A computed fold for a 344-nucleotide part of an RNA from Citrullus ecirrhosus, annotated as small-subunit ribosomal RNA, central domain. Lineage of the source: Eukaryota > Viridiplantae > Streptophyta > Gunneridae > Citrullus. Rfam family: Bacterial small subunit ribosomal RNA. Rfam links the family to the GO terms ribosome and structural constituent of ribosome.
Context: one part of a larger RNA
RNA sequence: CUGGGCGUAAAGGGCACGUAGACGGUGAAUCGAGUUGAAAGUGAAAGUCACCAAAAACUAGUGGAAUGCUCUUAAAACCCAUUCACUUGAGUGAAACAGAGGAGAGUGGAAUUUCUUGUGUAGGGGUGAAAUCCAGAGAUCUACGAAGGAACACCAAAAGCGAAGGCAGCUCUCUAGGUCCCUACCGAUGUUGGGGUGCAAAAGCAAGGGGAGCGAACGGGAUUAGAUACCCUGGUAGUCCAUGCCGUAAACGAUGAGUGUUCACCCUUGGUCUACACGGAUGAGGAGCCCAACUAAUGCAUGAAACACUUCGCCUGGGGAGUACGAUCGCAAGACCAAAACUC
Numbered sequence: 001c002u003g004g005g006c007g008u009a010a011a012g013g014g015c016a017c018g019u020a021g022a023c024g025g026u027g028a029a030u031c032g033a034g035u036u037g038a039a040a041g042u043g044a045a046a047g048u049c050a051c052c053a054a055a056a057a058c059u060a061g062u063g064g065a066a067u068g069c070u071c072u073u074a075a076a077a078c079c080c081a082u083u084c085a086c087u088u089g090a091g092u093g094a095a096a097c098a099g100a101g102g103a104g105a106g107u108g109g110a111a112u113u114u115c116u117u118g119u120g121u122a123g124g125g126g127u128g129a130a131a132u133c134c135a136g137a138g139a140u141c142u143a144c145g146a147a148g149g150a151a152c153a154c155c156a157a158a159a160g161c162g163a164a165g166g167c168a169g170c171u172c173u174c175u176a177g178g179u180c181c182c183u184a185c186c187g188a189u190g191u192u193g194g195g196g197u198g199c200a201a202a203a204g205c206a207a208g209g210g211g212a213g214c215g216a217a218c219g220g221g222a223u224u225a226g227a228u229a230c231c232c233u234g235g236u237a238g239u240c241c242a243u244g245c246c247g248u249a250a251a252c253g254a255u256g257a258g259u260g261u262u263c264a265c266c267c268u269u270g271g272u273c274u275a276c277a278c279g280g281a282u283g284a285g286g287a288g289c290c291c292a293a294c295u296a297a298u299g300c301a302u303g304a305a306a307c308a309c310u311u312c313g314c315c316u317g318g319g320g321a322g323u324a325c326g327a328u329c330g331c332a333a334g335a336c337c338a339a340a341a342c343u344c
Stems, first nucleotide, its partner, number of pairs: 004315003007298002012312001014199004021192003025086006034078001035075004040070003048064004089189001091185002096179002101175007108152001113147003117143002123134002160167002204245003208241002213239002218234004256311006265288001267286003271282004294299001317344003326337001328335002
């Protein structure tokens, strides 16, 4: 390489859009490049196979094959190409519906903290137990008031929305997608997608704001043989906002995307239909259980890890190593592509 694979053994790209490419509905007509049949020519000799040959080999002779190429002719199922048509795939429109989908602006209450004032007096806080710590310069507690920042209890759910990351107080504005249904229009416009482009938690970076609580680093108190920890008391970056960068995660369903086909039961979200039935039907989602099938087992099982097809990515013993070197990107941290020697 091939073969075989990718939930958990090595292996699905973090997610999407999309170029080239690959693959692709139905019915006709044309063409005849691919494809197929037939005929002819050619395929030197030697060689090879058979015969001559009951002469074993060599030699001589005769005949065949030589999967190929060229040309002529024919066929038209598939495929390529051209043309016409269709509606089931895809899409557009109308009506209805649900939603923490996104962006911006405004606004609300509870709580923590701090501060002013009043009342009031000796402790408070913390722990397994303590101490550091706060407090007579009046703390803790309590009452009114003020400031400021961050997060939104209950509702709340196996619920909902989103491509993924993710999204939750309330109101307004702008905006994207989805489902169902009557069908009207369009007429294959589709699927996937190397390169490419965009989005992408947390942490981190740059310069500017903000800073209540929490809190890496750090200081102190304990514990301990030690304790660079777990526990306590403080506390800086950070967490928050606006702008730019970074581009990684157990970015997980450890399961790429798309299409079609497949035994039952049960719950639920939002639609539609129904003879109003605590019911039934249907198509789009979310959970549970279980046949067949599959699987090394575990398990999965109409949302498949079943049966098939299309297309992309990836794997090939452990370590060395996701490292070195080099290229690209980045302010940096680093990211990405990615070996070998050696060793078992």